Predicted 3D model of a 1502-nucleotide RNA (small-subunit ribosomal RNA) from an uncultured bacterium. Its mean pLDDT, the model's own confidence on a scale to 100, is 84. The RNAcentral record of the sequence draws on ENA and SILVA. It matches the Rfam family "Bacterial small subunit ribosomal RNA".
[in-house]
RNA sequence: AGAGUUUGAUCCUGGCUCAGAUUGAACGCUGGCGGCAUGCCUAACACAUGCAAGUCGAACGGCAGCGCGGGGAGCAAUCCCUGGCGGCGAGUGGCGGACGGGUGAGGAAUGCGUCGGAAUCUGCCCUAUCGUGGGGGAUAACCAGUCGAAAGACUGGCUAAUACCGCAUGUGACCGAGAGGUGAAAGCGGGGGACCGCAAGGCCUCGCGCGAUGGGAUGAGCCGACGCCGGAUUAGCUAGUUGGUGGGGUAAGAGCCCACCAAGGCGACGAUCCGUAGCUGGUCUGAGAGGAUGAUCAGCCACACUGGGACUGAGACACGGCCCAGACUCCUACGGGAGGCAGCAGUGGGGAAUAUUGGACAAUGGGCGCAAGCCUGAUCCAGCAAUGCCGCGUGUGUGAAGAAGGCCUUCGGGUUGUAAAGCACUUUUAUCCGGAACGAAAAGCCCAGGGUGAACAGUCCUGGGUGCUGACGGUACUGGAUGAAUAAGCACCGGCUAACUUCGUGCCAGCAGCCGCGGUAAUACGAAGGGUGCAAGCGUUAAUCGGAAUUACUGGGCGUAAAGCGUGCGUAGGCGGUCUUUUAAGUCCGUUGUGAAAGCCCUGGGCUCAACCUGGGAAUGGCAGUGGAUACUGAGAGGCUGGAGUGCGGUAGAGGAGGGUGGAAUUCCCGGUGUAGCGGUGAAAUGCGUAGAGAUCGGGAGGAACAUCAGUGGCGAAGGCGGCCCUCUGGACCAGCACUGACGCUGAGGCACGAAAGCGUGGGGAGCAAACAGGAUUAGAUACCCUGGUAGUCCACGCCCUAAACGAUGCGAACUGGACGCUGGGCACAACUCGGUGCUCAGUGUCGAAGCUAACGCGUUAAGUUCGCCGCCUGGGGAGUACGCUCGCAAGAGUGAAACUCAAAGGAAUUGACGGGGACCCGCACAAGCGGUGGAGCAUGUGGUUUAAUUCGACGCAACGCGAAGAACCUUACCUGGGCUAGAAUGCGGUGGAUAAGUCUCAGAGAUGAGAUGAUCUGGGUAACCAGUUCCUGCCUGCAAGGUGCUGCAUGGCUGUCGUCAGCUCGUGUCGUGAGAUGUUGGGUUAAGUCCCGCAACGAGCGCAACCCUUACCGUGAGUUACCAUCAUUUAGUUGGGUACUCUCGCGGAACUGCCGGUGAUAAACCGGAGGAAGGUGGGGAUGACGUCAAGUCCUCAUGGCCUUUAUGUCCAGGGCUACACACGUGCUACAAUGGCUGGUACAAACUGUUGCAAAAUCGCGAGAUUGAGCCAAUCGGAAAAAACCAGUCUCAGUUCGGAUUGCAGUCUGCAACUCGACUGCAUGAAGUUGGAAUCGCUAGUAAUCGCAGAUCAGCAUGCUGCGGUGAAUACGUUCCCGGGUCUUGUACACACCGCCCGUCACAUCACGAAAGUGGGCUGUACUAGAAGACGUUGAGCUAACCGUAAGGAGGCAGGCGUUCACGGUAUGGUUCAUGAUUGGGGUGAAGUCGUAACAAGGUAA
Repeated sequence: AGAGUUUGAUCCUGGCUCAGAUUGAACGCUGGCGGCAUGCCUAACACAUGCAAGUCGAACGGCAGCGCGGGGAGCAAUCCCUGGCGGCGAGUGGCGGACGGGUGAGGAAUGCGUCGGAAUCUGCCCUAUCGUGGGGGAUAACCAGUCGAAAGACUGGCUAAUACCGCAUGUGACCGAGAGGUGAAAGCGGGGGACCGCAAGGCCUCGCGCGAUGGGAUGAGCCGACGCCGGAUUAGCUAGUUGGUGGGGUAAGAGCCCACCAAGGCGACGAUCCGUAGCUGGUCUGAGAGGAUGAUCAGCCACACUGGGACUGAGACACGGCCCAGACUCCUACGGGAGGCAGCAGUGGGGAAUAUUGGACAAUGGGCGCAAGCCUGAUCCAGCAAUGCCGCGUGUGUGAAGAAGGCCUUCGGGUUGUAAAGCACUUUUAUCCGGAACGAAAAGCCCAGGGUGAACAGUCCUGGGUGCUGACGGUACUGGAUGAAUAAGCACCGGCUAACUUCGUGCCAGCAGCCGCGGUAAUACGAAGGGUGCAAGCGUUAAUCGGAAUUACUGGGCGUAAAGCGUGCGUAGGCGGUCUUUUAAGUCCGUUGUGAAAGCCCUGGGCUCAACCUGGGAAUGGCAGUGGAUACUGAGAGGCUGGAGUGCGGUAGAGGAGGGUGGAAUUCCCGGUGUAGCGGUGAAAUGCGUAGAGAUCGGGAGGAACAUCAGUGGCGAAGGCGGCCCUCUGGACCAGCACUGACGCUGAGGCACGAAAGCGUGGGGAGCAAACAGGAUUAGAUACCCUGGUAGUCCACGCCCUAAACGAUGCGAACUGGACGCUGGGCACAACUCGGUGCUCAGUGUCGAAGCUAACGCGUUAAGUUCGCCGCCUGGGGAGUACGCUCGCAAGAGUGAAACUCAAAGGAAUUGACGGGGACCCGCACAAGCGGUGGAGCAUGUGGUUUAAUUCGACGCAACGCGAAGAACCUUACCUGGGCUAGAAUGCGGUGGAUAAGUCUCAGAGAUGAGAUGAUCUGGGUAACCAGUUCCUGCCUGCAAGGUGCUGCAUGGCUGUCGUCAGCUCGUGUCGUGAGAUGUUGGGUUAAGUCCCGCAACGAGCGCAACCCUUACCGUGAGUUACCAUCAUUUAGUUGGGUACUCUCGCGGAACUGCCGGUGAUAAACCGGAGGAAGGUGGGGAUGACGUCAAGUCCUCAUGGCCUUUAUGUCCAGGGCUACACACGUGCUACAAUGGCUGGUACAAACUGUUGCAAAAUCGCGAGAUUGAGCCAAUCGGAAAAAACCAGUCUCAGUUCGGAUUGCAGUCUGCAACUCGACUGCAUGAAGUUGGAAUCGCUAGUAAUCGCAGAUCAGCAUGCUGCGGUGAAUACGUUCCCGGGUCUUGUACACACCGCCCGUCACAUCACGAAAGUGGGCUGUACUAGAAGACGUUGAGCUAACCGUAAGGAGGCAGGCGUUCACGGUAUGGUUCAUGAUUGGGGUGAAGUCGUAACAAGGUAA
């Protein structure tokens, strides 16, 4: 620091997602040790049990219990008495229970933070001054009783105090103008010389207390300013409310409370209301600014079962106090009582989830105490938990036979991997045995010095000495022993993102953070091997910040991506020209206070390091005080004229309002002329018209709109404004002078205007025309087209307030090169006129520099460079919808969400493709012609059907006489049946030579089985035979087979097609951010990207053309089997001879727009001509660019994977591929006279033949047979060419046309013609009389027509491939159909129009709205009610202290009444949540239904 994801690709906009850090976490898998931290985030839910606040006998009366001492009884154990002592339960009294500890419910301010303030209190503590005199009356405990289950209560009696109450005094304090008045106290303990006392003690002294007052410190209360969440779909709130006066009240100011008076106070700088929330130091993140957060630690606040209340006290409205009310729990004898873990542990519950009913007061701190000490779940420790952070370890070195095993493999090997084993070492940690801390210093005791004091008592201070105390814990640390011994997992491996293979699975199972994987070869699922990352952890989930400049202060935008209000006027606010001066609010500088500690940062120190702890420093942006500065901003004062405005003089204009007026046209009415149509359309029809239309002429009525002028001309803020005249009226511009003196700009709210449509009332209504009706069109046509036609359009008045209200561009100001127009002015020059030139102001356009922009584009009329102000935007959909509110007569408008859902939606530009877009061009593409197909019969292929099987493939063009250049068996892949299993065929190895092959016999349908016979060569040997070899083959075993089984969508190769169309690309350069463009476009030309010219291109490649074959002409070489002019010879080129000619096959030549004329840019080229056998690629062929169609083929072949192995292999017989209601394609033959038949006579080319072609001859009507000359072919044969021509016949008929079908008889091939061959003869003689819609081929030696040959092949073509014979017609032309090429244009297409895509309906599902209502929460108002308490009042009843001799009084208490008030009740509102039959739209879903709205001119532009 970025990355992935919209596209075919690109740039941009924009969202979503990821990588980082973090956590009081949880979950999954795993888990060695230690240190330091942390640990109910949920139910402020309920709590069993124990503990968490006591202490003081040096305040008091005392003595229940314990111990000691003393006394008594008893043999003793023991018992009894005794406050004498240590002490002490309960009690009185004091201090403390307001601290410490917990929690975060409430609370948006009675709160917190920062900084200030004045009208206050403050126990204990410090300091200072003064005092501490003298009396009194009670009361608990206790005793005796009573009641009660208990808790407890009551009666009577006794008693003490540092408890309580008077009196005295009173420095000071308080009240009061003053005079004057009012108000205190308590003692306890230690020691002691003199003196007093019977004693206690007095007395003195010291210490601790007590009272009063001043000061301090600490703590607390109160007030102010500023800051502190969201909602305006909460805009008005407020009666003690705001202020005053006078009282009351408080520690203290105050409506804090009360009476009266006034009518104020708060609010757009957000009051009120609603929701949410403890606040802060800090914490997490971030470069920072910010954002999020508020566990642990620290400060503050609030709370203590819920609500209310006060008492006591220095302090509370009190967590472990009280009273009342409520809910809940417990006890109960049912009468009544008790309780409050949000203290520490712990329990239940809730929850994804959070620990021990531990130890100790040793330390730190707190309470009480003179002290010892006691108490302390504060605290310090320990336990549990990988919850986090930090540290350590699980060994180290060596070790290649690169072991075994695993995995992969191209089978060679690779990898795991120095990894292991082995060898040599080490011992941290764990284990065991020892040693062993710091944390402890005080207090106490002793001594010395000092203070106090009469005192060498006592006490206090200082110093020295001595000495007690450790929960943790025998812990940290350390010595030793043993032994590699005790210790590695988790996630990931398609991209982002480091890391790859095999198997399994087969859109299944599954994965997934985003993009996306999985449909038989998955690096994405699952497993394994291997690898990568981190490591006692690793992943996942949740959450925050970051990345996100994606709310933009730092630091974004608004022409087209989301975004400028429709326009103006103007309030508040914001901003504001120039000079002088004052001030010093902002601003700047210095200084002071504060900004707690901790934390962060820097720098030291301590734990072996680190985490952690600790000393010091810095920092703490801030706030406040104070002193200064005065440029700028502000404020005050005074000026100026440049901004702004006013007056005077001119100018242009569809600017506005009102009134009048004009002609043309449409329609209607009346009349004339006149007759059959008019009108309308793509074509029609509805409609009008013989009752006289339309046409035409004349007259009239009425309404609306104003042709030409007219113009990117004018005016207006926008909407908008157009005949002419008049009246009223707004604004703008130009020029100069004078005046005012900043009066300005913008503008939240507000106000006004605001097209069309629409609404209300009243008019008006010619034309046009929603709705509606009819006619057409159509599959339908609620449309487009036509005929009619009502609202409306027009006027007046009043509403509505929206538009693609657009320049999709807010207003104002300044600055920044130009060129060319137009409108309205001015100035200057020049000028006879028309007119011109230059400058300048205002407006309006086009093109363009710089600059800007994602690009398109903008460019002095900015979208450039800046300033001021306003409005608006933050992914798409849901949705401009719902709810609420405001406005409106309504329609509706304004404001304006969420749930849910998607990973995009979008802008600009690029390349293609496409268009019922455009331009140009080509092609038998159309047209012009000729002949066919489609109708018939037959052949053949296909579909379908059938079948045991009818093997398989090919399916628009580009499947269908196609694979198949030839299915009777074979072929053959199919079916039925019978056999074989290392197999029917091939290779290698071993073995064998008869159980082999071959031949023969038998069984069988055959395969096969059974049997007989039985090799070659060489060498040796008499021979038998032996050795070797060749050939053939059996057997054995293994490596290996076989498959026309599947996948052509895993492939190679081959092929088709666009298309023999003219295209397809590259290098360098240039342009563009880029995809890309340029070149290759343009002007010509061509069959051609062929060539020329031009040009930011210059070159090049694959294609085109040429080179190749053939054909046409000539030359030349060679003449046999070819040929024969001349000579000879013949039936015959037969022979001699010849090589002229023909011909053959070799080699050459020839044609190149080369020549001439014209056209053209003088070019390329085109047109015409000459010559020539041939003329503009002469004809034909071969040759097929980059690519497209997942085109075809696994059944030619090859091949990955899968499947099969007594079968999906292989052998055999028979059958099938030849079926047949039917449909289609391709052909053949015809329908006849341009013909049929009969007879006769001619003329080819190319090809082929030894398993062959076969002459001649003979036989047969014929197919053919017999026989076989010749020929391995320019020699012989196939071989007859046919149409043609000549002659005859038929005479228009289903025929002398046509030949299907069928019968009989044959021929040939073949092992075999039944299924199922071809041919022949005789007989039979079907359909068919030129073929509907539609459709095919062909442009010259072509179509048409005629025959011939070949491949395959035993036999079998109407097919196919070739060959020649005869031999036409037509092409004006490119409007249209089809296909193609180039340029251009539009695009929402890119799987590319067979594209994309919209809406209803149906089904499923999800969230939301409405809804008669229903049920909760919160809350307002009114009334009611009124516990405890406080206050006021009363106080007849009761009453110790004071007064009074007494009666009585003062004072007090109970009780009564009143005020206030919690819970509660009634009524009626508001608000919010949940729910609700039904209902509404919305989202999402597999290939549902109906149409075709949009994207191309999308077929009616949207």